Notes: Predicted 3D model of an 82-nucleotide RNA (transfer RNA) from a Bacillota bacterium. Rfam family: tRNA. It is annotated as a transfer RNA. From the family's description: Transfer RNA (tRNA) molecules are approximately 80 nucleotides in length. Its mean pLDDT, the model's own confidence on a scale to 100, is 82.
């Protein structure tokens, strides 16, 4: 250069235009058990002033009443051919 895959919450990772602040695993707090620890199990884990609001899915546009999700153009990353 070419072809094709992919970027989501600390980390990995599911994800149908709408029921998405987004499953489930780690990792982190909090707590149950235990003499202590591990381990097990239960809660919580984007933010705030928390019946609810606000900001989010590599960037910046667009389609739409409505995007993580469709289109465009870039930026990164990994496979293959060159």
């Nucleotide at each position: 250069g070419g072809a094709g895959a992919g970027g989501u919450a600390c980390c990995g990772a599911a994800g149908c235009g709408g029921c998405c602040a987004a499953a489930c695993g780690g990792g982190g707090c909090g707590g149950u058990c235990u003499g202590u620890a591990a381990a097990a199990c239960c809660g919580c884990u984007g933010g705030c002033a928390c019946a609810g609001c606000c900001u989010u899915c590599g960037c910046u546009g667009g389609u739409u009443c409505g995007a993580a999700u469709c289109c465009a153009g870039c930026c990164c990353u990994c496979u293959c051919c060159a």